[in-house]
Context: one part of a larger RNA
RNA sequence: CGUAGGAGUCUUGAGAGGGGCUGUCCCUAGUACGAGAGGACCGGGACGGACAAACCUCUGGUGUGCCAGUUGUUCCGCCAGGAGCACGGCUGGUUGGCUACGUUUGGAAGGGAUAACCGCUGAAAGCAUCUAAGCGGGAAGCUCGCCUCAAGAUUAGGACUCCCUCAGGGUUAACCUGGUAAGGCCCCCAGCUAGACGACUGGGUUGAUAGGCCGGAGGUGAAAGCACGGCAACGUGUGCAGCUGACCGGUACUAAUAGGCCGAGUGG
Numbered sequence: 001c002g003u004a005g006g007a008g009u010c011u012u013g014a015g016a017g018g019g020g021c022u023g024u025c026c027c028u029a030g031u032a033c034g035a036g037a038g039g040a041c042c043g044g045g046a047c048g049g050a051c052a053a054a055c056c057u058c059u060g061g062u063g064u065g066c067c068a069g070u071u072g073u074u075c076c077g078c079c080a081g082g083a084g085c086a087c088g089g090c091u092g093g094u095u096g097g098c099u100a101c102g103u104u105u106g107g108a109a110g111g112g113a114u115a116a117c118c119g120c121u122g123a124a125a126g127c128a129u130c131u132a133a134g135c136g137g138g139a140a141g142c143u144c145g146c147c148u149c150a151a152g153a154u155u156a157g158g159a160c161u162c163c164c165u166c167a168g169g170g171u172u173a174a175c176c177u178g179g180u181a182a183g184g185c186c187c188c189c190a191g192c193u194a195g196a197c198g199a200c201u202g203g204g205u206u207g208a209u210a211g212g213c214c215g216g217a218g219g220u221g222a223a224a225g226c227a228c229g230g231c232a233a234c235g236u237g238u239g240c241a242g243c244u245g246a247c248c249g250g251u252a253c254u255a256a257u258a259g260g261c262c263g264a265g266u267g268g
Stems, first nucleotide, its partner, number of pairs: 001152001005163007015149004021049007033038001051106005059100004066093005071086006110144003117137004164268001166178004183262004187204005209255003212251005218244003225238005
């Protein structure tokens, strides 16, 4: 810009893409078959490999402003307690998130038309013949079915809902200009439902969107200070303590202020 008014929500599916893999074992059955050795079709079941998708309950990984321990050194006047630097100094753990080594799921079933091939009926050609007329069966393949995208599918689709008959100009016709409606955008605050940026999603005081604060979960693992015991290192008590990033709730304390623009109109 188009989709013959302007919008919001939900959709149909022309078309396109993805997927389609395979093994071992068991039962049927040591049956059919075979002198024996051996050993099935058909049908049913179990467990795998590789591949793919989704997810984080579990098991692990990661964890650079979470917790603890600890070495050297500098500093905070000293003790105590801390901070900086040394690969996050090193070491042991670790919430959320992200992940695989983890978990779950998938390939199908089924319908239709067929290939090679197997048939029925059957003449030309008194026989025969699956074929000439006619009618069946038959594949991991084709088509539908499963998953994803999808009306710029210009053949531009459909449903529901909302807004409408405003002013001025104009040859009264097309059209032009202006302020508006429904609605939308800008702007602002955020997003671990999104993300390179746009976009998308949520929110903007009639507000829990983010931060802060409060409570909780989870993590770490028993703070500092004081008291007591011990010559001391240290231990015990106060006390499952103190601290705590993303998680779950609550709470307007802080920031989403104030505002601007676009946008139909006798016919569509």